Predicted 3D model of a 351-nucleotide RNA (Bacterial RNase P class A) from a Caldifarciminota bacterium. The source organism's lineage runs through Bacteria, Pseudomonadati and Caldifarciminota. It is recorded under the gene name rnpB. It matches the Rfam family "Bacterial RNase P class A". Rfam classes the family as a ribozyme.
RNA sequence: CGAGAAGGAGAAGCGGCCGCCGGUUAUGAGAAAUAACCGGAGGAAAGUCCGGACACCGCAGAGCGGGAUGCUGGGUAACGCCCAGGAAGCGCGAGCUUACAGAAAGUGCGACAGAAAAAAACCGCCGAUGGCCGCAAGGCUCAGGCAAGGGUGAAAAGGUGCGGUAAGAGCGCACCAGAUUUCCGGGCAACCGGGGAUGCUGAGUAAACCUCAUCCGGUGCAAUGCCGAGUAGGAGAGAAGAAACUGCUCGUUUCGCCAGACUCUCGGGUAGGCAGCUCGAGGCAGACGGCAACGUCUGUCCCAGAUCGAUGGCCGCAUAAACAGAAUCCGGCUUAUCUCCUUCUCGCUUU
Numbered sequence: 001c002g003a004g005a006a007g008g009a010g011a012a013g014c015g016g017c018c019g020c021c022g023g024u025u026a027u028g029a030g031a032a033a034u035a036a037c038c039g040g041a042g043g044a045a046a047g048u049c050c051g052g053a054c055a056c057c058g059c060a061g062a063g064c065g066g067g068a069u070g071c072u073g074g075g076u077a078a079c080g081c082c083c084a085g086g087a088a089g090c091g092c093g094a095g096c097u098u099a100c101a102g103a104a105a106g107u108g109c110g111a112c113a114g115a116a117a118a119a120a121a122c123c124g125c126c127g128a129u130g131g132c133c134g135c136a137a138g139g140c141u142c143a144g145g146c147a148a149g150g151g152u153g154a155a156a157a158g159g160u161g162c163g164g165u166a167a168g169a170g171c172g173c174a175c176c177a178g179a180u181u182u183c184c185g186g187g188c189a190a191c192c193g194g195g196g197a198u199g200c201u202g203a204g205u206a207a208a209c210c211u212c213a214u215c216c217g218g219u220g221c222a223a224u225g226c227c228g229a230g231u232a233g234g235a236g237a238g239a240a241g242a243a244a245c246u247g248c249u250c251g252u253u254u255c256g257c258c259a260g261a262c263u264c265u266c267g268g269g270u271a272g273g274c275a276g277c278u279c280g281a282g283g284c285a286g287a288c289g290g291c292a293a294c295g296u297c298u299g300u301c302c303c304a305g306a307u308c309g310a311u312g313g314c315c316g317c318a319u320a321a322a323c324a325g326a327a328u329c330c331g332g333c334u335u336a337u338c339u340c341c342u343u344c345u346c347g348c349u350u351u
Base pairs, nucleotide, nucleotide: 001347002346003345004344005343006342007341008340009339010338013317014316015315016314017313018312020040021039022038023037024036025035026034027033042323046334047333049332050331051330052329053328054220055219056218057217066216067215068214069213070212071085072084073083074082075081086100087098088097089096090095101211102210106209107208108205109204122150123149124146125145126144129143130141131140132139133138158176159175160174161173162172163171177201178200179198180197181196182195183194184193185192186191224275225274226273227272234266235265236264237263238262245260246259247257248256282301283300284299285298286297287296288295289294
């Protein structure tokens, strides 16, 4: 210098001018308003994918159904998250990835090719034993034996060799690979290292059905609780009347009724308001325990809370920028994105 790996930090600052939301204090009877001071988006506020708090509904308890997860130990309120470790795979390496239980419980599937895709005779080998022919040597294969060789395939019934046999075959043996089982050592464990026994070797696929183990009730702050208006409407009681109005009545007039209008009381809803709402599994600093995730203790701080929804705009230092905007809150994961730093690996060059 180039190519990479892992981890971390920040997301701006200052000044001037003009605004917005919340709080406290002062002025103000109070509200409003004004002034001063204080606070005012994120690392992802996003996707709404997991896990909880909280609220209501349901609920004796349990099951069925359904879903999620699936090596071991630990962390946590909890998790499908995190930390540490094991195994397998990838990379020269720093390191990275993994849905990493069960395939002789059962069912299914495997294109094309191939006889056959699970317990297989297409070509092939043998034909000892049996049958037929032959005097015999021997020949034949319609009995039958054989997985050694060929061929097909991504995959074909452990591999290589020797013995064995009619030909063969873990049929026997040696070595190798695996399985089961047992012992010794290490580790909390997953597992690792080593020794022995048994010829045990019926392939693959479970993010195919399925089986096993563990966990899970439903709906979400538009949850939920409280207050609550009207020249909206309902119910009840009362007053007033022959003066007027509306109605009974299609029009006009007269007469009548006294239903409405007026007053009071009652409860229900709507608009709206308040609570929930932000002090919290909280932040920061230090000490201690732990490899770590994390925990414990001490000190200190209060750090948005709107409800058509504030957190902004312009100018300058000056080039200042990316992704992007809270709405009940918290722990994660994932995705988007700008700048910078540290450590490490590999390669090349120079000294």